Annotation:
Predicted 3D model of a 71-nucleotide RNA (transfer RNA) from an uncultured Clostridia bacterium.
[in-house]
RNA sequence: GCGGGAGUAGUUUAGUGGUAGAACAUAACCUUCCCAAGGUUGAAGUGUGAGUUCGAUUCUCAUCUUCCGCU
Numbered sequence: 001g002c003g004g005g006a007g008u009a010g011u012u013u014a015g016u017g018g019u020a021g022a023a024c025a026u027a028a029c030c031u032u033c034c035c036a037a038g039g040u041u042g043a044a045g046u047g048u049g050a051g052u053u054c055g056a057u058u059c060u061c062a063u064c065u066u067c068c069g070c071u
């Protein structure tokens, strides 16, 4: 330099155009003499910038980070 993969919550991840789910973690409360365990409820997310579209995590382009391969 060229080609390809990945980027979604604090972490690991699902989601093939119609307002994004889960697990663990975390906060409050309940339970307990206390701790642990358990239960209920809540908060928290689409790498960035454009484009297409009535509507984009999803499609297109560029860019950033990271991984793999070729030279």
Stems, first nucleotide, its partner, number of pairs: 001070007010024004018054001026042005047063005
Its mean pLDDT, the model's own confidence on a scale to 100, is 82. The sequence was found in a public genome assembly. It matches the Rfam family "tRNA". Rfam links the family to the GO term triplet codon-amino acid adaptor activity.